This is a predicted structure of a 544-nucleotide part of an RNA (small-subunit ribosomal RNA, 5' domain) from a metagenome. RNAcentral holds the full RNA, with entries from SILVA. Its Rfam family is "Bacterial small subunit ribosomal RNA". The coordinates come from a structure-prediction model, not an experiment, and the mean pLDDT is 84.
Context: one part of a larger RNA
RNA sequence: GAACGAACGCUGGCGGCGUGGAUAAGACAUGCAAGUCGAGCGGAGUAUCGCGGGUAGCAAUAUUCGUGAUACUUAGCGGCGAAAGGGUGAGUAACACGUAGAUCAUCUACCUCCAAGUGUGGAAUAGCUCGGCGAAAGCCGGAUUAAUACCGCAUGUGGUUGAGGAACGCCUGUUCCGAAAACUAAAGUCGGGGAUCGUAAGACCUGAUGCUUGGAGAUGAGUCUGCGGCCUAUCAGCUUGUUGGCGGGGUAACGGCCCACCAAGGCUAAGACGGGUAGCUGGUCUGAGAGGACGACCAGUCACACUGGAACUGAGACACGGUCCAGACACCUACGGGUGGCAGCAGUCGAGAAUUUUUCGCAAUGGGCGAAAGCCUGACGGAGCGACGCCGCGUGGGGGAUAAGGUCUUCGGAUUGUAAACCCCUGUCACUUGGGAACAAAUUGGAUGACCCAAUACGUCAUGCAUUGAUAGUACCAGGAGAGGAAGCCGUGGCUAACUCUGUGCCAGCAGCCGCGGUAAUACAGAGACGGCGAGCGUUGUUC
Repeated sequence: GAACGAACGCUGGCGGCGUGGAUAAGACAUGCAAGUCGAGCGGAGUAUCGCGGGUAGCAAUAUUCGUGAUACUUAGCGGCGAAAGGGUGAGUAACACGUAGAUCAUCUACCUCCAAGUGUGGAAUAGCUCGGCGAAAGCCGGAUUAAUACCGCAUGUGGUUGAGGAACGCCUGUUCCGAAAACUAAAGUCGGGGAUCGUAAGACCUGAUGCUUGGAGAUGAGUCUGCGGCCUAUCAGCUUGUUGGCGGGGUAACGGCCCACCAAGGCUAAGACGGGUAGCUGGUCUGAGAGGACGACCAGUCACACUGGAACUGAGACACGGUCCAGACACCUACGGGUGGCAGCAGUCGAGAAUUUUUCGCAAUGGGCGAAAGCCUGACGGAGCGACGCCGCGUGGGGGAUAAGGUCUUCGGAUUGUAAACCCCUGUCACUUGGGAACAAAUUGGAUGACCCAAUACGUCAUGCAUUGAUAGUACCAGGAGAGGAAGCCGUGGCUAACUCUGUGCCAGCAGCCGCGGUAAUACAGAGACGGCGAGCGUUGUUC
C1' cells in the first nucleotide's frame, strides 16, 4: 500500500447493488417449512331437484321418513411424492475431493422410442357400526364392506437357465445364432357414439390414460484404478482377516466384504505406523511475476441431522421434519405410563468484541401431486433492519471588501477571508400534489378454421377475444414551495502533507519506530491556523 463475513471510538443526508451467527455441531417457547389425487375404492356428510309414504291442516303449504339424480366436501384404504429442494462443517488426511480413465464386475422410479399383451377366479382388511380398557398417548375384541390393495389359475410375443455353433477380444471372457425341457405377467379408469343385438344394464365401435413383459435411449447412481494437494522423526518399525490361494456365502455388482481350509505373507526412510490440524474443489486476497495466505457469499462434490447402534419400506435411504433399541437432556402425568429433537425460515436464552423481521406473496422461475381446474412449496420472488462493503449523488452557484469577533504581532499590521453579511440565481436529493409502469406468457373459458373419425362427439393444432402482479400507488413522469432539512473524523518533531500562542514543568501525559516532557515543548493539554480524507474518518485484529 492492498484486502476483510470484521469489531471498537467519534460522526452520520439520500439512493442502487451486494452482504450479515466466523464463538456454543450449546439448549430451545411459538408459528410455519411435504403434500397431493374423488378421473383407483367403499363409505360418511351438506345442498338442490324428482318420486313414494306418514304427520298438522278443508286446502295451498309446512315438516319427517324412504328412494333416485345432480353438485360439493372428505376421515379411511390405495397410488405417487416424501432419498429432491433447504441447513450445517462436527467428523474425515480418506479414492473424501480434483483430474484422467475403467466397468469384459453393475443398477436406474418418473421421461422418450420400438415390439407384444391386458383372459379368468378367490380370500381378506381399514373405514362404518357394536362392545370394552386407559388420565392421556393410544389399544383390544365382535360383526360387516370395496378397490389400480392382496393371492391363485390361464396365455408366453418375450425374458431366465441352456446342449451346440459362428465371429471377435484384453486373462477370467464378449457379441450373435440356437435344439429339447423347465420356470416366469398384468388393472383398471374416464370421455364420445350412428347402424345392429338387448326390456334395461350393456354388448359393440371409437378416443384418451393406466397396467404387464421385453429391447433401446436419456438421466442419475454404485464400484475400481493412475496421478495431485497440510505439519510432525522429540512418532521407526507396523500388520493376524493381516497378505495371497482354493471353495462357499452375500451383494445390483468385483472384492477377506464375510466364513471354512491352506500357505506365510503384506507395508516402510520415495516416511509405513503413530500424533496434531483440516471438509475438498472451481476459486478469493495479495504480488510485476514466481510465490504466499485463505476456502465467507455463488457453483460442484462429500459428510452429518440430540449422542451411539440397527435394520424396514422402496427404483433410490440405512432416511434432518420415518421406524426400533440404548443413553443424556427436557416436558406432561390421575404415578400406572407417555412425549420431544430448529446444523429448515423467522424468533428466544446462553456464551461472545460481534452478526437482522416471530414480515408479504406464490404474480414470476423451479419442484411435488393431479386429465385439468387447482392445491402445497420459509425453495424462490420481494419488502424490513445494520454506513458491514462497493458504487453514485447531495449538503448549493454567481457577484460582493477587506465589517465585527477570534488568533498572532516587531503594535505598523498580518491572518481567518469572498469566508460572512448583502444582492441576483438554480432546484439534484429530501418534502408535498397529481399521474403511473415493465416483469404476463402460459393455463383456462367461450368463438372460428384445419386434422382425425361412421360422426357437426371426443381429441389434437392454429388464429384472434376475455382472464391472472406479492413487490406497489414502488420505479418513473409532470407540477409546487423554498438555500431552506443535510459535515465530520484524524493529523501537523522525522519517517509524513501540514506551525504558532498559552498552560504544564521528567509532573500530567504522548508514543507505530526513533523518541518527546526536568521554565521559552512546532512531540503533553487547550486555542487559533494549516494538512489529509470525506458520509465517513481513525484504532484494533488478520493475510499478502